[in-house]
RNA sequence: AGAGUUUGAUCCUGGCUCAGGAUGAACGCUUGCGGUAUGCCUUACACAUGCAAGUCGAACGGGAAUUAUCUUCGGUUAAUUCUAGUGGCGGACGGGUGAGUAACACGUGAGAAUUCGCCUUUAGGAGGGGGAUAACGGAUGGAAACGUUCGCUAAAACCCCAUAUGCCCCUGGGUGAAAAAGAGGAGAUAAGUUAAACUAACUCACCUCUGCCUGAAGAGAAGCUCGCGGCUGAUUAGCUAGUUGGUAGGGUAAUGGCCUACCAAGGCGACGAUCAGUAGCUGGUCUGAGAGGACGAUCAGCCACACUGGAACUGAGACACGGUCCAGACUCCUACGGGAGGCAGCAGUGAGGAAUAUUGGACAAUGGGGGGAACCCUGAUCCAGCAAUGCCGCGUGUGUGAAGAAGGCCUGAGGGUUGUAAAGCACUUUCAGUAGGGAGGAGAGUAAAAAGGUUAAGAGCUAUUUUACGAGACGUCACCUAAAGAAGAAGCACCGGCUAACUCCGUGCCAGCAGCCGCGGUAAUACGGAGGGUGCGAGCGUUAAUCGAAAUUAUUGGGCGUAAAGGGUGCGUAGGUGGUUGUAUAAGUUAGCUGUGGAAUCCCCGGGCUUAACCUGGGGCGGUCAGCUAAGACUGUAUGACUUGAGUAUAGGAGAGGGUAGUGGAAUUUCCGGUGUAGCGGUGAAAUGCGUAGAGAUCGGAAGGAACACCAGUGGCGAAGGCGGCUACCUGGCCUAAUACUGACACUGAGGCACGAAAGCGUGGGGAGCAAACAGGAUUAGAUACCCUGGUAGUCCACGCUGUAAACGAUGUCAACUAGCUGUUGGCCUUAUGAAUGAGGUUAGUGGCGCAGCAAACGCGAUAAGUUGACCGCCUGGGGAGUACGGUCGCAAGAUUAAAACUCAAAGGAAUUGACGGGGGCCCGCAUAAGCGGUGGAGCAUGUGGUUUAAUUCGAUGCAACGCGAAGAACCUUACCUACCCUUGACAUACAGUGAAUGCUGCAGAGGUGCGGCAGUGCCGAAAGGAGCACUGAUACAGGUGCUGCAUGGCUGUCGUCAGCUCGUGUCGUGAGAUGUUGGGUUAAGUCCCGUAACGAGCGCAACCCUUAUUCUUAGUUGCCAGCGCGUAGAGGCGGGAACUCUAAGGAGACUGCCGGUGACAAACCGGAGGAAGGCGGGGACGACGUCAAGUCAUCAUGGCCCUUACGGGUAGGGCUACACACGUGCUACAUGGCUAGUACAGAGGGCAGCGAAGCGGCGACGUGGAGCAAAUCCUAUAAAGCUAGUCGUAGUCCGGAUUGGAGUCUGCAACUCGACUCCAUGAAGUCGGAAUCGCUAGUAAUCGCGAAUCAGCAUGUCGCGGUGAAUACGUUCCCGGGCCUUGCAAUCACCGCCCGUCA
Repeated sequence: AGAGUUUGAUCCUGGCUCAGGAUGAACGCUUGCGGUAUGCCUUACACAUGCAAGUCGAACGGGAAUUAUCUUCGGUUAAUUCUAGUGGCGGACGGGUGAGUAACACGUGAGAAUUCGCCUUUAGGAGGGGGAUAACGGAUGGAAACGUUCGCUAAAACCCCAUAUGCCCCUGGGUGAAAAAGAGGAGAUAAGUUAAACUAACUCACCUCUGCCUGAAGAGAAGCUCGCGGCUGAUUAGCUAGUUGGUAGGGUAAUGGCCUACCAAGGCGACGAUCAGUAGCUGGUCUGAGAGGACGAUCAGCCACACUGGAACUGAGACACGGUCCAGACUCCUACGGGAGGCAGCAGUGAGGAAUAUUGGACAAUGGGGGGAACCCUGAUCCAGCAAUGCCGCGUGUGUGAAGAAGGCCUGAGGGUUGUAAAGCACUUUCAGUAGGGAGGAGAGUAAAAAGGUUAAGAGCUAUUUUACGAGACGUCACCUAAAGAAGAAGCACCGGCUAACUCCGUGCCAGCAGCCGCGGUAAUACGGAGGGUGCGAGCGUUAAUCGAAAUUAUUGGGCGUAAAGGGUGCGUAGGUGGUUGUAUAAGUUAGCUGUGGAAUCCCCGGGCUUAACCUGGGGCGGUCAGCUAAGACUGUAUGACUUGAGUAUAGGAGAGGGUAGUGGAAUUUCCGGUGUAGCGGUGAAAUGCGUAGAGAUCGGAAGGAACACCAGUGGCGAAGGCGGCUACCUGGCCUAAUACUGACACUGAGGCACGAAAGCGUGGGGAGCAAACAGGAUUAGAUACCCUGGUAGUCCACGCUGUAAACGAUGUCAACUAGCUGUUGGCCUUAUGAAUGAGGUUAGUGGCGCAGCAAACGCGAUAAGUUGACCGCCUGGGGAGUACGGUCGCAAGAUUAAAACUCAAAGGAAUUGACGGGGGCCCGCAUAAGCGGUGGAGCAUGUGGUUUAAUUCGAUGCAACGCGAAGAACCUUACCUACCCUUGACAUACAGUGAAUGCUGCAGAGGUGCGGCAGUGCCGAAAGGAGCACUGAUACAGGUGCUGCAUGGCUGUCGUCAGCUCGUGUCGUGAGAUGUUGGGUUAAGUCCCGUAACGAGCGCAACCCUUAUUCUUAGUUGCCAGCGCGUAGAGGCGGGAACUCUAAGGAGACUGCCGGUGACAAACCGGAGGAAGGCGGGGACGACGUCAAGUCAUCAUGGCCCUUACGGGUAGGGCUACACACGUGCUACAUGGCUAGUACAGAGGGCAGCGAAGCGGCGACGUGGAGCAAAUCCUAUAAAGCUAGUCGUAGUCCGGAUUGGAGUCUGCAACUCGACUCCAUGAAGUCGGAAUCGCUAGUAAUCGCGAAUCAGCAUGUCGCGGUGAAUACGUUCCCGGGCCUUGCAAUCACCGCCCGUCA
């Protein structure tokens, strides 16, 4: 940093998706160790049990226990320990949670009217009295909780008096709250009590310590006020009555409507009040280049809450988590009267949930409460336990090791890969495990001593020093050492693209995958498994939610002509912005300084754990912050000046600008009258309609309404909508010229106001024409339409409403700047001219081109979509939807404002290629037209469909399947069916054994086959053996017309013998692509010429090849015979000839070459001459890039799959030949012809298991015969139509021949199913064929016969051959097919497309 996905491809717009980071996570698979952090995000749901706040006997009285003393044995006294109660301090901290809260709650910065326990410093005091009360004792109630009553008692508990810094008027007065003691020491001195001295005890003065009261100051804490900052919704626009302010009073620690009374009527709000929703706030955390976005776990600061709601008490502090009272819900106890409780403390339980831990240890450390202290308490805390939940670190070995082992997988069978990987050999021992050792976290405290202070005092207390004793939950700690042994330790996801990583098998749109695109329908790198690979690694994936990528909300940093997006137009309020210049100011701005911005986090530099995570020291960073100082450019503010922006005045000008009133002619219609007669009208064609009751037509007159021809013009005016006869009146704006005046008065414009086509609505008029609705007629499958005949609202006027349009230039308004050329409208100036008019300049409009520039392209281009500035409106994927709900407006119709659920991976813009169009232009083709002959009707033949069948084998199916594969199914063929058999097989290769092979033959059987018999010992040879054949046996294998033509090769059809299809370089375009190949001519042709940002080239076209048409040369046998002979009934039969025909080799010939015309001086075309042939002479072979997943796995070949005593092989019989029917292709006919007789002329073929002559027999098919011929020699082989005669005479016939009966011939092992032919007899349909449809443009169609392949036999088919031999083409409108250019397109599987609605 990007990538995938819209398309056939392209560029753009635009959404969706992915790669990254991160988490208090969860789930799946897996799991060796350690460090460190974290761990109910859900039900502020309910909670069993234990613990979480106590302590002080140095405040008080009492009680109990132990020890000691004394004893009258009742007990007393003393010491020590414990503590129910009174009292003190603490339970307002610590710990939890985030429900509420949009608030001075929080953050930050300021501020004044306050309070404070404990602590520190300081000043002063601590005097004198008093009455109670719990405990306790007696009585008594209650189930309990808990009381009631009587009596006794203490205090540092409570009360009173005194005293006074203070407060109030201020000379001086007035007022006024206090207090508490306790412990230890010492008994020297003084005093008191016990009878006294001594002694002992107690008390006081004394010392020390701890407390108490009143001030002052501090530290720290708390309360209060204000500026600024940080959520969403306007489909919440008005809110407020203690409300806003004042006065007086009350209340508070303190200000204040905090509360009360009175007075005033204020206060807040578009800079978003109020209302609704959501939410604890922050330091920070995650992400990001940053700006930002999301979040607010752990840690830290603040706030709020403690079952729910309310309230106060106590206190320095609470309206109090483990306090009180009241109410409520819930749970528990109960003797039913009444009571008890509050885990959002630590553990733990249930429930909820995808989901979150132990009813652990210790106060050793840190900290807190109490105490003088020891010490007690502390689920704060420190530790341990559980969890891969995160982060960090370590390990699961290291080296060597090719026979590249085995096994797996793949394979083209050779090998490759797993893979130095393993094994083996040599080493090491971190970590875990075992054993031993072993810091630090400990600094206190107590006792003693020394010396300093206090003191009368080495009583005591005490800062300091020394010595001794001395407390560890963690902990079997960290760490160190030793021995042993590779020993105990690897998984997860992915492998079609994005995205690193590929093969096999299975599956067969099934099972499944998928984040997006998308995979899977029999060869899946995408499903499942395996092998291999890639990535990460004690983890790996998935899911969820978040930031990024996304410039996809754009401040940084987007847009609005056509992709989403300019408001229909103007006026104008707030707001925003604002010309030139002077002075002042200092709000913004800039700079400096000061304060603050807690710690932690983050960054930098260091330090400590072996490293890291982690911990830690210092520095930095962080604000739209506050204050001070300075600057004075720019913006603002204040004040003064200016004229260029804007405006006013004067004089001209153009105009369908607006409103009102009047007026004009043409036309339509209706009415009246005249003339006049049969139709009119209307359409693609008709009909409805009107008309003999007189229409239409025509003439005259009248009425009424609406609209204004020509002029008229990308002309004019207007803000837009819009405005059109003429005249008058009223009126808005604009332009021009020159001077004068005002002096920034300007631009834009949220709300607001006004205008606003057509249709529509209301009331009242009007109504000629037109015309929704409606009616009728047509059209149509239908036709609620288009067409026609009628026709009502409406259209018109007045007054109101509506407020929308593709209200468009799909382009907001204003201003400035930036090449030109040209048309036109209105002014002005100059100039030429006598004028009309022209030329030049300038200005305001309105058009066409066009440079730069812009743009995705199209295009825009001074009238910008260019370069800038100001302001407003609007957009953020498609559909749902401009819809629902709500609000506002409206009489209604409806308008306006305006979502969501759900759903898709696109929707879209511009341009490109080709295809297509009942778009256009040009052109071609038996495409149409013009002709000739057919098919479709009949009978038959043949193929197909269908049906039938044991089987009717299979394939071909629009053109381009259907007389097709099949150039020939009785058996065979044969693939199908039935029956009977074979299993290494009918066939190939390899092995072993036996035997020659083979021939003849008997029996059984439908046959294949089975069982026998006889004959037979082969070939080569180096003498080892080899080759070949047959049989038997075993295994590899054979075999398959089984499937897939959508896995394939090859071959073929078709568009189409159509003229096209491309490439290189260059150029143009962001690109797909274009150009070339388009254009003007021309051609059968992308054929050729010219032009030309193209220049060339290739595959096609043409030519080269074959054949045919003319001729020449050469050569003459089997072919030929003119001339010369021989010869026959006749015949090239013979000698001979080489002229001709012919044969078959090689040449010539035709090239628009020549002439004329047309054309552009071209290409070429038209006509002509000559020529056998003339403009490609005729015919053939030859088929560009490609299309149809066209046809063929059954010609052949072939991947994969399938069968293997059968889907292989053999035999016999049957079937492929069936038959209510339908279609294709043909033959024969229906009679300008049939029959009979005679007679003439071909070409090209074929022939030895062959063609087969002559002759003879048969009515005939044919038989017999066997000459000749491997063929220019012989045979097939008489060609037929034709011609010449005769007959029939329009008839189901002397047409036609189907069908059937009988008799035969031939082929063949065999003609029953199922052959062809012959003869005799029979004699069907059919009298030229509906809709429709096919072929053919000249030696063609039509017609006539001949031959060949296949083949034993079988031809109306196929392929060839010649004979006879036409008609027609005006023309290209239309049908079909094709080519080129252009245009439109939402189709690209490409119109047999796409797609809308309804129904299922």

The RNA shown here (small-subunit ribosomal RNA) has 1400 nucleotides and comes from an uncultured bacterium. It matches the Rfam family "Bacterial small subunit ribosomal RNA". Its Rfam clan is "SSU clan". The sequence is in RNAcentral, with records from ENA. Model confidence (mean pLDDT): 84 of 100.